[in-house]
RNA sequence: GUUUGAUCCUGGCUCAGGAUGAACGCUAGCGGCAGGCUUAACACAUGCAAGUCGAGGGGUAACAGGGAGAAGCUUGCUUUUCCGCUGACGACCGGCGCACGGGUGCGUAACGCGUAUAGAACCUACCUUUUACAGGGGAAUAGCCCAGAGAAAUUUGGAUUAAUGCCCCAUAGUAUUGUUGAAUGGCAUCAUUUAAUAAUUAAACAUUUAUGGGUAAAAGAUGGCUAUGCGUUCUAUUAGCUAGAUGGUAAGGUAACGGCUUACCAUGGCGACGAUAGAUAGGGGCCCUGAGAGGGGGAUCCCCCACACUGGUACUGAGACACGGACCAGACUCCUACGGGAGGCAGCAGUGAGGAAUAUUGGGCAAUGGAGGCAACUCUGACCCAGCCAUGCCGCGUGCAGGAAGACUGCCCUAUGGGUUGUAAACUGCUUUUAUACAGGAAGAAACACCCCCUCGUGAGGGGGCUUGACGGUACUGUAAGAAUAAGGAUCGGCUAACUCCGUGCCAGCAGCCGCGGUAAUACGGAGGAUCCAAGCGUUAUCCGGAAUCAUUGGGUUUAAAGGGUCCGUAGGUGGAUAAUUAAGUCAGAGGUGAAAUCCUGCAGCUCAACUGUAGAAUUGCCUUUGAUACUGGUUAUCUUGAGUUAUUAUGAAGUAGUUAGAAUAUGUAGUGUAGCGGUGAAAUGCAUAGAUAUUACAUAGAAUACCGAUUGCGAAGGCAGAUUACUAAUAAUAUACUGACACUGAGGGACGAAAGCGUGGGGAGCGAACAGGAUUAGAUACCCUGGUAGUCCACGCCGUAAACGAUGGAUACUAGCUGUUCGGACUUCGGUCUGAGUGGCUAAGCGAAAGUGAUAAGUAUCCCACCUGGGGAGUACGUUCGCAAGAAUGAAACUCAAAGGAAUUGACGGGGGCCCGCACAAGCGGUGGAGCAUGUGGUUUAAUUCGAUGCAACGCGAAGAACCUUACCAGCCCUUGACAUCCUGUGAACUUUCUAGAAAUAGAUUGGUGCCUUCGGGAACGCAGUGACAGGUGCUGCAUGGCUGUCGUCAGCUCGUGUCGUGAGAUGUUGGGUUAAGUCCCGCAACGAGCGCAACCCCUGUCCUUAGUUGCCAGCACGUAAUGGUGGGAACUCUAAGGAGACUGCCGGUGACAAACCGGAGGAAGGUGGGGAUGACGUCAAGUCAUCAUGGCCCUUAUGGGCUGGGCUACACACGUGCUACAAUGGCAACUACAGAGGGUCGCGAACCCGCGAGGGGGAGCUAAUCCCACAAAGCAGCUCUUAGUCCGGAUUGCAGUCUGCAACUCGACUGCAUGAAGUUGGAAUCGCUAGUAAUCGUAGAUCAGCACUGCUACGGUGAAUACGUUCCCGGGCCUUGUACACACCGCCCGUCACACCAUGGGAGUGGGUUUUACCCGAAGACGGUGAGCGAACCCGCAAGGGAUGCAGCCGGCCACGGUAGGGUCAGCGACUGGGGUGAAGUCGUAACAAGGUAGCC
Repeated sequence: GUUUGAUCCUGGCUCAGGAUGAACGCUAGCGGCAGGCUUAACACAUGCAAGUCGAGGGGUAACAGGGAGAAGCUUGCUUUUCCGCUGACGACCGGCGCACGGGUGCGUAACGCGUAUAGAACCUACCUUUUACAGGGGAAUAGCCCAGAGAAAUUUGGAUUAAUGCCCCAUAGUAUUGUUGAAUGGCAUCAUUUAAUAAUUAAACAUUUAUGGGUAAAAGAUGGCUAUGCGUUCUAUUAGCUAGAUGGUAAGGUAACGGCUUACCAUGGCGACGAUAGAUAGGGGCCCUGAGAGGGGGAUCCCCCACACUGGUACUGAGACACGGACCAGACUCCUACGGGAGGCAGCAGUGAGGAAUAUUGGGCAAUGGAGGCAACUCUGACCCAGCCAUGCCGCGUGCAGGAAGACUGCCCUAUGGGUUGUAAACUGCUUUUAUACAGGAAGAAACACCCCCUCGUGAGGGGGCUUGACGGUACUGUAAGAAUAAGGAUCGGCUAACUCCGUGCCAGCAGCCGCGGUAAUACGGAGGAUCCAAGCGUUAUCCGGAAUCAUUGGGUUUAAAGGGUCCGUAGGUGGAUAAUUAAGUCAGAGGUGAAAUCCUGCAGCUCAACUGUAGAAUUGCCUUUGAUACUGGUUAUCUUGAGUUAUUAUGAAGUAGUUAGAAUAUGUAGUGUAGCGGUGAAAUGCAUAGAUAUUACAUAGAAUACCGAUUGCGAAGGCAGAUUACUAAUAAUAUACUGACACUGAGGGACGAAAGCGUGGGGAGCGAACAGGAUUAGAUACCCUGGUAGUCCACGCCGUAAACGAUGGAUACUAGCUGUUCGGACUUCGGUCUGAGUGGCUAAGCGAAAGUGAUAAGUAUCCCACCUGGGGAGUACGUUCGCAAGAAUGAAACUCAAAGGAAUUGACGGGGGCCCGCACAAGCGGUGGAGCAUGUGGUUUAAUUCGAUGCAACGCGAAGAACCUUACCAGCCCUUGACAUCCUGUGAACUUUCUAGAAAUAGAUUGGUGCCUUCGGGAACGCAGUGACAGGUGCUGCAUGGCUGUCGUCAGCUCGUGUCGUGAGAUGUUGGGUUAAGUCCCGCAACGAGCGCAACCCCUGUCCUUAGUUGCCAGCACGUAAUGGUGGGAACUCUAAGGAGACUGCCGGUGACAAACCGGAGGAAGGUGGGGAUGACGUCAAGUCAUCAUGGCCCUUAUGGGCUGGGCUACACACGUGCUACAAUGGCAACUACAGAGGGUCGCGAACCCGCGAGGGGGAGCUAAUCCCACAAAGCAGCUCUUAGUCCGGAUUGCAGUCUGCAACUCGACUGCAUGAAGUUGGAAUCGCUAGUAAUCGUAGAUCAGCACUGCUACGGUGAAUACGUUCCCGGGCCUUGUACACACCGCCCGUCACACCAUGGGAGUGGGUUUUACCCGAAGACGGUGAGCGAACCCGCAAGGGAUGCAGCCGGCCACGGUAGGGUCAGCGACUGGGGUGAAGUCGUAACAAGGUAGCC
C1' cells in the first nucleotide's frame, strides 16, 4: 500500500533497508586491498607438487680435473686407451624424512565438535637439561660380474663384497618388572620413600682432529591417546528398543582403562526429561541481519574431525591402518607380441563433462616456513610474486572560474508571443590529478657462511666488514605539451524522489502489491524534460529486518482463528502461618580458563581510505574456592485461618427399584340414530347404507403426566416434572469438638455423556423417517392432505457425537451501588432490619474493535491445563488406534486466491412492521381494446424508402404543416480556392438584352452601359481569372462537452455553521407527542441557529369602490328610420384598463396539553392555501439532443464538399400506439329560430352586389382594426318526418365531372357536384381519463402555410352531471423502525449437478529402481591360533657328519570384504482405469442461502 460506499478492528499478501564466493542485461578511465567450481566426492591427456645425506658404505654409469700410455700431425692441439688419484656422483645397501605441509566435505546426530575437568589407567622420534657408558667377536646380503626367462612390467640361478645394515659375548644392578615387610600420605582401586629377594636388556662409527653421531636412565618441553559433566537439527502419521545386550569372575589383548575379545554366571540396561527408527547435516572460532533477545549461514583466514577411485586388510614405523606406500576384491580407463601388465589431480596449473556460473598448462626459492645435511647446499605448485575477471570494498579522475543576444536546434503551450533545455554552449582566462613521452629510482636484506675484533672459554654470546631481489626499471620523484585521454544505468500512477507530447486502441504490451490498456494512457512504445545513483546502474536468486505475523523480552481464545461435552484422578507444575537448621537455587569477592584472528577503543604505517601493525578493552560462558542468607528449595518442630471430619436443623422435578391414580386417545362389544363424515387456501385420496361421523354404557391397551408452573428448584455436565414406598447421594445454614496444609490444577488414563443409529428379546395407543396415494406446480422425488413401516417405550449390551452454548476452562483473593427472588440463621416496635449460600435485572469505575461486560467480569492479580496463527483445498487423503457396522479420534501436502472475516455506520431493498398521502384502489361517468379511415412506430421491401426519439418518461414525438424547394437519402449529369469568409496578383465598373445547345446545372455567342471618391499616384463596392494559406461537411463520438429539456415530483424534502456525543465512518439538530397540503406550526429535547425548498410576494378569474369615457355603452332627454346607438347628447349601467378595498382562523361555541391546531356557526361576493396559472430544492437515470446552436478530438479534401434534373421520405403480407367517424330514436334528415368568448387580417382580411347546384368566379366598399372584414357559432328551443331496419343509421371505397393554389397536382394536394354505399348492431383478455364549472358534449379561432393531407396541436367559450362508505387490497411516494451475505445497491447477491478445457493430487492390477534388514551359501587378501615330514648363514653341543634352539615356505582352523539365494521393512518414480478437488468466456438445468428469501435458518 491492499478487504469497505465509507469506518474501526482482526488478518494475510506486498514494498521501502542491509547483506552475498553470486549470476544475467546495458555500460566502462585509473589505482590499491581482498576474493574467485556453491553444480558431477564426475572422468582425467601432459608437466610439476618429497626428498636428502659421499662427514655411514661398497663403489664409478655420466661430467670435470689430474696422472700414465697410444695414434694423427697444422709441435701444441685433436682423437683414443688405462688409473677412483681428485672434484663430484647415476643406480644400490644404510640413516632420517615421507603420519608435516597442501586438498576436499563423501560419510558422521557421534564424546564428532565446543566448553570444563580427570588420567593414582597411558605413549611421545627429532629438541633441551642431567648422569653414566661405548670392550671383544662373527655370519651374511644388495650393488658389481657371469649366465638365463619375458613384448613389457619384471624376474631366476651362480660367484664375489662393504657398512652407522644384522647377530653373539662382556660390562650395568644406581635402571625396568614382579613379590614381601615397614613408614608417610591420599581420592576407593592406591601413591611415595626405604629394605630384602628374583628375573632382564646396551652401544657405531666417520673424519679434513674442529667436531658430528651412538647406547642406557631420569626430568622437561612438544605432540598425541583415553575417560567424564554440560551443550549440540527435524519427524510421535517412528513407542517401545536391546543378546555382547547390562553387570560380575577369570583369561587374553592394548601404549593404556574398558565386553575391547573369549569362557562361565546372573538378568539386567535404555525410554514421553522422547529410547529405537527415519530424514537432513562435517562441528567450532566466526559471518550477515537485528535496538536487543533472537533468526539465518558455516566461502575466504584459524582450530578440530573425516576422507583420498569404491570396499576390506594389515605391514613398516616414535607416530599411519598411510592422498602422490603395500596386498586383496570390484568398477572404470590405458598398454599388449593376447601369454600378461599399468593407473588413481577431493595437491598446483590444465582438459572434457555438468552448469546461470568461477581464473595461467606463468616467475622465483629473494623473503617466511619445512625436510635432509657439520656445512656449502639441494628439494619445496607450502609460500612469495606476477597474469585474468568491475566479483566485492576503498580512493581518484572525466576539469575550474567568468560568460545573457538568456543565441541556434530540439521539445511544449492558452502559439503576433512565451516557457524549457540553460551558464548549458560558443567565447575569454586558469589548472594539469590521471593518461602519454622522457629521465632518475627505492624500502622489502636481516642473516647463515667467510674474514677481523671483544667477552669468556674442551663451548657460546656480542660488534664490525663482505655476499644475496623473483616481483622490477615496479612503487615513487622530476620534466614536457595540452582541456587535452575518460559517463553511463535505472526510474518518473500511488507506495516512492521525478511530467508533458506523439503513436497504439482490452491490441501490442506493462506489472513488486494495488492495478494500467476498449480513441484524448503522467502506468504500454518513442521523444523532450526531470529524479536517483555513479564506473557503475538495474534485474533475478537467497538470508535477516520491517513481522509484536510463534510474542522469554513481546500476542491471543463471548462474536474475528482459538476453552477440551463434563467430572474424577496419576506423573508433573504451583502452594497457608511461626521458629530453628542447611546452603541446592540466588547474590558478592577471589583464582583458573575462555587460542590467535574477528568486533570495539587508543596510538601508529602505507599521500587519505580500504588494508595492516601495536596496545587495551571485551569474550555476557564453564570450573574451583571463600563468604552472605532476605526470598525459593531441603530437613526438624509448632500453629489454625485453607481443606476435611463430627453434631443439629433444613432443602430440592438429584439418582435407582417398586406400587398406584385420573383425564385424554385408540380399539373392541352392545345400544340410540341417520346420511354423510373427514380434510383444505380450494379440493381430492380416505371412511360410510355391510349403518360411518355423532352419542351412551362396559371392556382392553400403551404412552405421556393438564392445572400448580414461576428469567422457581436440583444435578459435574448430559439432564430431571402425577402420587407414594424403600435404598443411595448431595448442598446450605448454625454450633462446638477433632485432624493439622491433608491444598489447587491436571499431560497420558478412567468414568459419565441428548438425539439419532446398531445387536438380542419384549412391547406397540398416539406420533411418525422410508414408502403409497391425493393435491399444488412448467416440473414437485417438497412444503399441504389421507394412510403408513422402522423408530419412539422396556431390559441388557454397543456407539461417544451435537449450535454438548453463557459460543465465556478450573481454583483463590481483591475492587462503587440500586432492585427482585429461592433456601437457611439472628433480631424485631411484626412495618421490617442484619447476615450466609444460590438465582435474575439495571448501572459506576475499569476493560473492550465495537456490540457489550460489569462482585455469577469479558475488571485487577497469581497458579495449572486445553487451544489458535490468512481463505480455500479439508476436518479431506494416507497411515495408525477404537467400533458389529454406521463411523469416531489423530490429521497433512500439492495446488489456488489477495483477500476470507468481526463489530458498527450510511443508504438501498424486503412476498418485515407501524403511521400517512395521491383519481392509487373503491364509488361513479365516459372511453380504448372489435369496425372503417387518419396519423406515428416496428417489421418487410427498395437504388433510396435520410436521420434521430425506444418501459413509465419513444410511437398525431423533433415535424407550428415532405408535389419542386424543404432534403440531410438514391440514380444520373457536372464543378474543384470552390455556393460562403479573409488576404495577395492581374483584369474588368457593377449591371443588363437577345440567341443557340442541353433535362437543368452549365457552356458559347451577343446588346446596352462606362458610374462614385480623389491630393490625379490611386482608392471603395462588385464581377472574372490565377496562386496558396484556407473554405466546406445534417461525416463519427450526447460514453469528451456547454447550453437546453424530460422524469421521479409541486413529492416535502436536501443541507450547513457552531456546540455536544462517538477511536472512527458518522450521529445529534431533521428523532419524540400532537397537527398540517407542507421539515406547516406548537410543545418537549444537547442542542442553538441558518440556507435551498414549502408558504407568501407575481399573473388571470370571482365582489365592490375610485378614476377615465373611444372605436365600446344607452337609463333618462331629443332627432330620425321599415328597422338598427343611426344622430345630438349623456357618464348612470354593461364593458374597457389603471389603481384600490376585501379573507386574517379576525369573531363566537366546542375539542385539545393553558399550545399549535381541528370541528361547527355567524357575517360575507368569496372561508379556512376561494378557483386556475407561472414558479420545479439537493440530486437520480453516463436519461434525450454533436441533425437548432456552440464546441474538444478524430475523419473526408477533383470529395464524406458544391451545383442540377428526376426519384424517394407517401412503398405494404403484417403487428402496435394515438385519434376521428360510427354502429343510431337522449338519434337521423329537411326547414325555422336564439345566445358566446377569444383570436387573425395590407404580398392581407375582403363586405355589399352579380354569376355558378357547389367548390368557386367577377367585384371591389371598408379596414394598419373595441370602428371594417374573417363571421351564419353549434349543441339548444318550438313544431314536422323517419319507427328499430344494416335502415332516411353509417359513411369507407370507387367511377365521372369540376374548382382553387402553384413553373408544375402522374408518382403525391385540398375542396365541390352527381353516382356508388364497404365494415360496423356497443366490442374478449386486458386497459385509460376524470372529484366541479370538472367529466361528458357542442361549436369557434390561431400558429405553420402559395396550397394542403388539421380527424393533430394550442387557445376560446356554450350546455353541463354522477360519485367518494372507506384505506383491506393493486400502483407510486413520504417518515420512523427492523433484518440483510445487497452498495454498478433485488433487474442485487448467490448454490449445486451436468457438459467442455487445463492443473495438481488420492486409489490402482502391476512395473523398473534406491535404501535397509533377517536367515543361509560362498569365503580373496590379512593378522591370530595350530601344524610344519619341506627349507634354513650367525647362537649351543660336536673334530666332522649331524643334532638342538630359533625362523621360513606350505597346509589346516575360526573371523571377515565383495558376491549369491530366499523373505521382509521403507522411500521416491512410472501406470490402463478410477475418485473427488481447484481454476476457467456470455454453456445447460433448476433457485438452496442472504429480507419472515417467499416452508425461519443452522448444528